[in-house]
Molecule: SAM riboswitch aptamer (S box leader)
Organism: Desulfobaculum bizertense DSM 18034
RNA sequence: ACAUCAUGACGAGAGGUGCGAGGGAUCUGGCCCUACGACCACCCGGCAACCUGCCUGCGAGAGGCAAGGUGCUAACGCCAGCCCCGAGAGGGGAGCCCAUGAAGA
Numbered sequence: 001a002c003a004u005c006a007u008g009a010c011g012a013g014a015g016g017u018g019c020g021a022g023g024g025a026u027c028u029g030g031c032c033c034u035a036c037g038a039c040c041a042c043c044c045g046g047c048a049a050c051c052u053g054c055c056u057g058c059g060a061g062a063g064g065c066a067a068g069g070u071g072c073u074a075a076c077g078c079c080a081g082c083c084c085c086g087a088g089a090g091g092g093g094a095g096c097c098c099a100u101g102a103a104g105a
Base pairs, nucleotide, nucleotide: 004102005101006100007099008098013044015043016042017041018040022033023032024031027081028080029079030078045073046072047071049070050069051068052066053065054064055063056062077097082093083092084091085090
C1' cells in the first nucleotide's frame, strides 16, 4: 500500500509567527470562510475519539482521572445527490466515498 474492525449531530483559540491566494477530501448543485491574510507549516494553548496508565465497580458495549502514543481544535464529514413518507416545507433511513484510530501484515 491493501484488506478488516470501530467511530464520525458530542468536545476544543477563527491565538502568535511565517507564507501569499485560494480554501471548505472527490464530482455536481448550493452555501460558507478568505488581502481585516483564509488554506498550509511551525510555536503556544485547548479537547478527549482510539490506544496507554491509574481509580471505582462482581461485571459490562459502565463511570471517573491523567494527557504518555496518535489524532483533532468554523459551520453535523457545512447542506444536498439514492430510497421511503409528504402537496410542499420538511422528516426518517441506506449505501458509497472520505477522515481518524486500533490490531495485523